A computed fold for a 77-nucleotide RNA from a Dehalococcoidia bacterium, annotated as transfer RNA. Its Rfam family is "tRNA". The family's RNA type in Rfam is transfer RNA. Model confidence (mean pLDDT): 83 of 100.
RNA sequence: GCCCCUAUCGUCUAGAGGCCCAGGACACAGCCCUUUCAAGGCUGAGAUCGCGGGUUCGAAUCCCGCUGGGGGCACCA
Numbered sequence: 001g002c003c004c005c006u007a008u009c010g011u012c013u014a015g016a017g018g019c020c021c022a023g024g025a026c027a028c029a030g031c032c033c034u035u036u037c038a039a040g041g042c043u044g045a046g047a048u049c050g051c052g053g054g055u056u057c058g059a060a061u062c063c064c065g066c067u068g069g070g071g072g073c074a075c076c077a
Stems, first nucleotide, its partner, number of pairs: 001073007010026004018057001028044005050066005
């Protein structure tokens, strides 16, 4: 330098154009239960879907660029 994969709550993850102003688990907060703790039950908060454009009536989802991460190939006189 070229090519491929990848980026979603704190963490892991679901998502294949309308059912998503984004769901789940763990973690976190409050309450219940318990003599206490753990376990269990209920409730709650938490994601500009990496950034910027484009297509579309409509984009987490499709396209382009950029950035970060991972991998492959080439060059290395």
It was read from a public genome assembly.